The part of an RNA shown here (small-subunit ribosomal RNA, central domain) has 350 nucleotides and comes from a metagenome. The RNAcentral record of the full RNA draws on SILVA.
Context: one part of a larger RNA
RNA sequence: UUGGGCGUAAAGAGGGCGUAGGCCGGAAUUCAAGUCAGAUGUGAAAUCCCAGAGCUCAACUCUGGAACAGCAUCUGAGACUGUAUUUCUUGAGGUUAGACGGAGAAAGCGGAAUUCCAUAUGUAGCGGUGAAAUGCGUAGAUAUAUGGAGGAACACCCGUGGCGAAGGCGGCUUUCUAGUUUAGUCCUGACGCUGAGGCCCGAAAGCUAGGGGAGCAAACAGGAUUAGAUACCCUGGUAGUCCUAGCCGUAAACGAUGUAUACUUGAUGUAAUUGGACUCAACCCCAUUUGUGUCGAAGCUAACGCGAUAAGUAUACCGCCUGGGGAGUACGCUCGCAAGGGUGAAACUC
Repeated sequence: UUGGGCGUAAAGAGGGCGUAGGCCGGAAUUCAAGUCAGAUGUGAAAUCCCAGAGCUCAACUCUGGAACAGCAUCUGAGACUGUAUUUCUUGAGGUUAGACGGAGAAAGCGGAAUUCCAUAUGUAGCGGUGAAAUGCGUAGAUAUAUGGAGGAACACCCGUGGCGAAGGCGGCUUUCUAGUUUAGUCCUGACGCUGAGGCCCGAAAGCUAGGGGAGCAAACAGGAUUAGAUACCCUGGUAGUCCUAGCCGUAAACGAUGUAUACUUGAUGUAAUUGGACUCAACCCCAUUUGUGUCGAAGCUAACGCGAUAAGUAUACCGCCUGGGGAGUACGCUCGCAAGGGUGAAACUC
């Protein structure tokens, strides 16, 4: 390479947009590049295969025949792929109206709680634990009341609820903005799918500069525990956590399950519509579309399990795997301020 695979055994890139490329709906005509058929030429000899012959046999050698992937030229076929033209509406996209609704940026508002400050009441403890101690407190703490400051997060509602491509998003209001779904008519007429490179987004931690700093809290200090205790427990506490501008580019970035499309018995929840029937109206009922759950038929699976949201049946395209360790290491290249990231071996060993 072929083949076989990728939920858990090795293996789906963290996610998207999209270039080249690959693949691509129905009908008619055209050409004949691919494709198919025939003919001719070539396809050296040896080898291989068949028949025979020669060394006593065989290996070996010799003679004859057949065969040879492919290539070129000519003639034809026209189903399929392709080229060109015309056409269609189911795929795709757009217009109008309505409803659900995430996020970002800027600005504003709200209450609860913690901490701190001031004042007042008040007196000896508070705090903490398995038990204690460090710690705080007669310089008046803890507790209680009033007022103030500041930062961060938004209890209940909250729900295998919603939204988003993923990361992720939860107090209220305003503004801006993208997407999804449903109903109906109209328009374009295959405009589509995937996507190597590329570009963009990307939790937390970390980094740079400037702010901010209530609570929490790596590091650190002290007290305990213990044989020891660089821990678990306690008292403190700095980076950080927050904001602005930029970097980093990784996670069990998980559904450990790439994207798109089609098909394949069912049952039952839930979210948002739509249509129908009924009603004064709503609830309820029936049908329907999309999303999100549970259970399960066939089928699949090593089993567990999956099962219309497939791990079933198929197609298109991309990514990835090929025994364990060495090793996601070394070296080189490349990105980064750094930390490090990306790419990524071998010797040796079992």